The part of an RNA shown here (small-subunit ribosomal RNA, 3' major domain) has 476 nucleotides and comes from an uncultured bacterium.

[in-house]
Context: one part of a larger RNA
RNA sequence: UGACGGGGGCCCGCACAAGCAGCGGAGCGUGUGGUUUAAUUCGACGCAACGCGCGGAACCUUACCCAGGUUUGACAUGCACCUGCAAGCUUCUGAAAGGAAGUCGCCUUCGAGGGUGGUGCACAGAUGCUGCAUGGCUGUCGUCAGCUCGUGUCGUGAGAUGUUGGGUUAAGUCCCGCAACGAGCGCAACCCCUGUCCUGUGUUGCCAGCGAGUUAUGUCGGGGACUCACAGGAGACUGCCGGUGACAAACCGGAGGAAGGUGGGGACGACGUCAAGUCAUCAUGGCCCUUACGUCCAGGGCGACACACGUGCUACAAUGGCCGGUACAGAGCGUCGCCAACUCGCAAGAGUGCGCUAAUCGCUAAAAGCCGGUCUAAGUUCGGAUUGUGGUCUGCAACUCGACCACAUGAAGCUGGAAUCGCUAGUAAUCGCGGAUCAGCCACGCCGCGGUGAAUACGUUCCCGGGCCUUGUACA
Numbered sequence: 001u002g003a004c005g006g007g008g009g010c011c012c013g014c015a016c017a018a019g020c021a022g023c024g025g026a027g028c029g030u031g032u033g034g035u036u037u038a039a040u041u042c043g044a045c046g047c048a049a050c051g052c053g054c055g056g057a058a059c060c061u062u063a064c065c066c067a068g069g070u071u072u073g074a075c076a077u078g079c080a081c082c083u084g085c086a087a088g089c090u091u092c093u094g095a096a097a098g099g100a101a102g103u104c105g106c107c108u109u110c111g112a113g114g115g116u117g118g119u120g121c122a123c124a125g126a127u128g129c130u131g132c133a134u135g136g137c138u139g140u141c142g143u144c145a146g147c148u149c150g151u152g153u154c155g156u157g158a159g160a161u162g163u164u165g166g167g168u169u170a171a172g173u174c175c176c177g178c179a180a181c182g183a184g185c186g187c188a189a190c191c192c193c194u195g196u197c198c199u200g201u202g203u204u205g206c207c208a209g210c211g212a213g214u215u216a217u218g219u220c221g222g223g224g225a226c227u228c229a230c231a232g233g234a235g236a237c238u239g240c241c242g243g244u245g246a247c248a249a250a251c252c253g254g255a256g257g258a259a260g261g262u263g264g265g266g267a268c269g270a271c272g273u274c275a276a277g278u279c280a281u282c283a284u285g286g287c288c289c290u291u292a293c294g295u296c297c298a299g300g301g302c303g304a305c306a307c308a309c310g311u312g313c314u315a316c317a318a319u320g321g322c323c324g325g326u327a328c329a330g331a332g333c334g335u336c337g338c339c340a341a342c343u344c345g346c347a348a349g350a351g352u353g354c355g356c357u358a359a360u361c362g363c364u365a366a367a368a369g370c371c372g373g374u375c376u377a378a379g380u381u382c383g384g385a386u387u388g389u390g391g392u393c394u395g396c397a398a399c400u401c402g403a404c405c406a407c408a409u410g411a412a413g414c415u416g417g418a419a420u421c422g423c424u425a426g427u428a429a430u431c432g433c434g435g436a437u438c439a440g441c442c443a444c445g446c447c448g449c450g451g452u453g454a455a456u457a458c459g460u461u462c463c464c465g466g467g468c469c470u471u472g473u474a475c476a
Base pairs, nucleotide, nucleotide: 001476002475003473004472005471007470008469009468010467011466012465013464015460016459019423020422022420026314027313028312029311030310031309032308033307034305035304042053043052064300065299068296069295070294073123077122078121079120080119081118082117085115088103089102090101091100092099093098106113125289128287129286130285134283135282136278137277138276139274141272146185147184148183149182150181151180152161153160154159165176166175167174191266192265193264194263196234197233198232199231200230201229202228206223207222210221211220212219237260240254241253242252243251244250303442316416320375321374322373323372324371325370326369332363333362334361337356338355342351343350344349382413387408388407389406390405391404392403393402429452430451431450432449433448434447435446
C1' cells in the first nucleotide's frame, strides 16, 4: 500500500422486511448428470454450466458408430509429361459412392489454344491436441462509482497528498473548506424509441361538412378539417414562487404545463478481476495424422432409460368447464410467397381461383372481455397423459424418429415437506398475436407486440452483494 475480520461509523441495491404470483409434489416438453450402447459426436459446471453453443438433428446437417469405397485426393495454386478429346447423354452392375461399356462431341490462321482427364512432383486436407502459447469476440463483479496521470509539496524510502474533511447527489454529481493546482478514462449530456403541440405534404391512409349511389361498405364525386403516416421544429432548464440550508450546492412544497426535477424505455459497460468461456464461428504459434486422425457414400446414432437435478408447459377447477351470440389491438411477414371468395370434407385439409412486389391484396380469427344458456361440488361435462383405429400434409423417404385431424380410451393430479425464485407500475399477474430459423417440425423455447391490469414498501435490526472513511492483523 492492499487484502481480510463472526471490528466500528456512514450509505446504497427486490438484499431483507411488507405484498402478489410461482418453483419444490403430479403428467408432459426440454437441457444436464448418471447408466446403457457398435455409437449414444463435442463443448459449457457455484453465482456467471444445465429451453446454454442449437434462431429448427427423419436424409442432409454430423463432427459419432458399423459397412462399402478412395489416395495429388471433396477443395486451392503451380510445374513437368502424356493424351482419348472432354463435359454431357444412354445401358449394365451396386444400398449408394463407385465401377464397366457405348455414343455424340469445342475452336483453328492446322503451329496451336482453351477446357477436361491421366501420370508424377510440390502440396492440399484434419470439428485431431493445447483457450495454461495466442488474436478476436464474450460472460462476470457492475451502469457499481470508481480508476489514474502531470507538476508541486511531504517522507531516507515503499509511498502519501490531490481522491481526505463539512454538506449534497442516482453519480469522484455539485458546493464549501484544504499543500495542493490542474488533467484524463469513467458519471452525466450529445444518439434512438415513447409521451404534448405546431408547420409542411396528403396516397395506397382519413371522412367532419356538401353531392351521388347501395341490401350494405369512403363505394364514387369531392374535401385536408380530424385520425394517421414521415419529415422538420417547439417543449423541461430546478426556468418561476414560497420555505429550509452556510449568503453555497442542494432539498421540501407550490404554480403553470401533455410531461417536473435523470419524465418512461433503449443503446452505451472505466482501470481491472476470475491463467473465467471459446483452437468446434473465424484467425493463429507449437505439437500430432498423411493409403489416414484426410475424403466419398448407404444405414444407424445424436431421440437409448432403473434413476437424479435444472428450466418450462398443462392442471388439480365454479373468479371455473362447455355451448351459442357479440366487441375492441399493436407489431410484423408475404412472388420458389401470402392466399380472398366459392365448392367438397365432421375436421386436419383438398379442389378451383381473385388480388397483391403490398399504408392498396392476403396472413387476420385477436384472446381474455361482454350477453344468454347449461353443468352443481363429483376424480366430475375438472384434468388431459397414455393407448387403439382411421385419416391429412410436408418431403426422394415419416419404422427407428415429424406435425396435425377425427372417433374411441380417459392415467396421475383435490394447491404440493425442508428449502427456494421473480417482481416497486402500465410493473407483477393474466390474455392472445407476430417473427427469425424453417420443405416439414418435435416451439410448451427464443425474440418482439399489444389487451386487461393489481397488492405492498413501517423501516434498515437481521441474511446477501456493493461503495466511502476508520481500526486491528503473526496474510501478500